[in-house]
RNA sequence: GGACCCGUAGUAUAGUGGAUAGUACGGUGGCUUGCGGAGCCACAAACCCGGGUUCGAGCCCCGGCGGGUCCG
Numbered sequence: 001g002g003a004c005c006c007g008u009a010g011u012a013u014a015g016u017g018g019a020u021a022g023u024a025c026g027g028u029g030g031c032u033u034g035c036g037g038a039g040c041c042a043c044a045a046a047c048c049c050g051g052g053u054u055c056g057a058g059c060c061c062c063g064g065c066g067g068g069u070c071c072g
Base pairs, nucleotide, nucleotide: 001071002070003069004068005067006066007065010025011024012023013022018055027043028042029041030040031039048064049063050062051061052060
């Protein structure tokens, strides 16, 4: 330098163009308990950046940035 893949809560991950963006662990509060880090309930927390297509974009297209694999 080239080709391909990936980028979503703190971490890991799901997400047929139309949902309130889901789940697990973790966090916070409460309940429970002899005490609990165990159990139960609730809450907070995310779409890498810019542009385009579309009535509508996490999802499709283009560029950028970052990561990975391969080739030279």
Predicted 3D model of a 72-nucleotide RNA (transfer RNA) from an archaeon. Its Rfam family is "tRNA". The family's RNA type in Rfam is transfer RNA. The coordinates come from a structure-prediction model, not an experiment, and the mean pLDDT is 81. RNAcentral records the identical sequence in 2 taxa.